Model confidence (mean pLDDT): 81 of 100. The RNA shown here (Lysine riboswitch aptamer) has 161 nucleotides and comes from a marine sediment metagenome. The RNAcentral record of the sequence draws on MGnify.
RNA sequence: UGGUAGAGGUGCGGUUUUUAUCAGUAUCCAUGUUUGGAAAUCAGGAUUUCAUCAGCAUGGUGAAAGGGGAAGCUGCCGAAGGGAACGUUAGCCUGACGCGUUAUCCUGGUUGCCGGGUUAAUAACCUUGUGACUGUCAUCAUUAAUGAUGGAGAGCUAUCG
Numbered sequence: 001u002g003g004u005a006g007a008g009g010u011g012c013g014g015u016u017u018u019u020a021u022c023a024g025u026a027u028c029c030a031u032g033u034u035u036g037g038a039a040a041u042c043a044g045g046a047u048u049u050c051a052u053c054a055g056c057a058u059g060g061u062g063a064a065a066g067g068g069g070a071a072g073c074u075g076c077c078g079a080a081g082g083g084a085a086c087g088u089u090a091g092c093c094u095g096a097c098g099c100g101u102u103a104u105c106c107u108g109g110u111u112g113c114c115g116g117g118u119u120a121a122u123a124a125c126c127u128u129g130u131g132a133c134u135g136u137c138a139u140c141a142u143u144a145a146u147g148a149u150g151g152a153g154a155g156c157u158a159u160c161g
Stems, first nucleotide, its partner, number of pairs: 001161006009077001011076009028060006036053001037050004042095004080107004084102005108134006115127003136151006
């Protein structure tokens, strides 16, 4: 310096099926009422169209997506997640959700708690901080078991050249 194979464990992703929630919500229909807005859009603006529209109340009808649980299959161990930049993203403009790229930055992993974000949600996810547990390497101490401190995955172990 390059290749190959591995380890951490409630390990990290993807996908299929099923299921609770979403929700008696949205939508649609009928009746009544009101005189105001409504639609093209996730939001705002402009523009255009509509009033046989829209709002509200009652009655009837009545979902889905995203996120979650379970099971199976599958790719793996910077697995992967997040920030940033760039590009893309539903008639026009701006922004957003989403998607893609980047040896650009942060994070070894799991988990608890306060705060913040997202969400229908106290679920779940993301994140600053702060604890615990745990893997790995280095240094020191110890007869040993082990303990303390510190570092980071472009690392560590084994092996080949």